This is a predicted structure of a 146-nucleotide RNA (c-di-AMP riboswitch aptamer (ydaO/yuaA leader)) from Paenibacillus sp. J2TS4.
[in-house]
RNA sequence: AAGAAAUUAAUGCCGAAUCCAGCUUGUCAGAAAUGGCUGGUACGGGGGACUAAUAUGGGGUGAAUGUUUUGCGGGUGCACGCGAAACUAGGGGAGUCCUCAACCCGAAUCCGACAACUAACUCCGGAGGCAUAAGGAGGAAGCAAC
Numbered sequence: 001a002a003g004a005a006a007u008u009a010a011u012g013c014c015g016a017a018u019c020c021a022g023c024u025u026g027u028c029a030g031a032a033a034u035g036g037c038u039g040g041u042a043c044g045g046g047g048g049a050c051u052a053a054u055a056u057g058g059g060g061u062g063a064a065u066g067u068u069u070u071g072c073g074g075g076u077g078c079a080c081g082c083g084a085a086a087c088u089a090g091g092g093g094a095g096u097c098c099u100c101a102a103c104c105c106g107a108a109u110c111c112g113a114c115a116a117c118u119a120a121c122u123c124c125g126g127a128g129g130c131a132u133a134a135g136g137a138g139g140a141a142g143c144a145a146c
Stems, first nucleotide, its partner, number of pairs: 001008002011131004019040006026034001043125005057114001058111004066087008090105003096140005
């Protein structure tokens, strides 16, 4: 923006998560598109020597760590488990970088006794969810047009 709605498209955001090809079922007059499957792909993650290092189990992805207070559990208390509040390491936003101000996030989940880094080598992911903003201030670099 269109639509009665489902939804579709455009412009963007968080994130690695974008893009391409082939096959195929249904819908269909046919094609395309969509759905499903397969193979790739921008991009991303893990394992893994030399060397180094060793206590409470430990570790991975991720910005998502930690502090204080507090409620519940057990007869009481410590430890522990679950929850709440305030703050916080850290993270986010319409070209990029820096500083300031305001606003927002500060989760979730996986491995299963096991992993520092790591050459060779090797195994995986390539989702999902949104509308912060496009008009806060100052400075810088670069690019484009004329």
The RNAcentral record of the sequence draws on Rfam. Rfam family: c-di-AMP riboswitch aptamer (ydaO/yuaA leader). Gene Ontology terms of the family: cyclic-di-AMP binding and regulation of gene expression. Of the family's consensus pairs, 100% are formed in the model.